[in-house]
Molecule: Bacterial small signal recognition particle RNA
Organism: Armatimonadota bacterium
RNA sequence: UAAUCGAACUACGGCAGCGGGGUGGUCACGAACCGGGUCAGGGUCGGAAGGCAGCAGCCCUAAGAGAUACGCCUCGCGUGUCGUACAGUGUGAACC
Numbered sequence: 001u002a003a004u005c006g007a008a009c010u011a012c013g014g015c016a017g018c019g020g021g022g023u024g025g026u027c028a029c030g031a032a033c034c035g036g037g038u039c040a041g042g043g044u045c046g047g048a049a050g051g052c053a054g055c056a057g058c059c060c061u062a063a064g065a066g067a068u069a070c071g072c073c074u075c076g077c078g079u080g081u082c083g084u085a086c087a088g089u090g091u092g093a094a095c096c
Base pairs, nucleotide, nucleotide: 001094004093005092006091008089009088010085011084012083013082014081015080016079017077018076019075020074021073022072023071024070025068026067027066029064035060036059037058038057043052044051045050
């Protein structure tokens, strides 16, 4: 040292990683009565056999509020990697 080669920084973009949010799936909880099923007791109809309605309890779930190592969407990051760019920054090689 105009210029050459290389890496780093910077910017942009792709992919991934990490963290957050939303949503779907799955799991469990979840209704005195205004959900369903089964309905003890009691009630009621009947001469009787039985029937009717049906509270509690039990079971299943809804709204809901949770969990999740799964899927999808989205936001962010002084995480990684790849590509591109102006010779821009300083730097190594090279040359003098």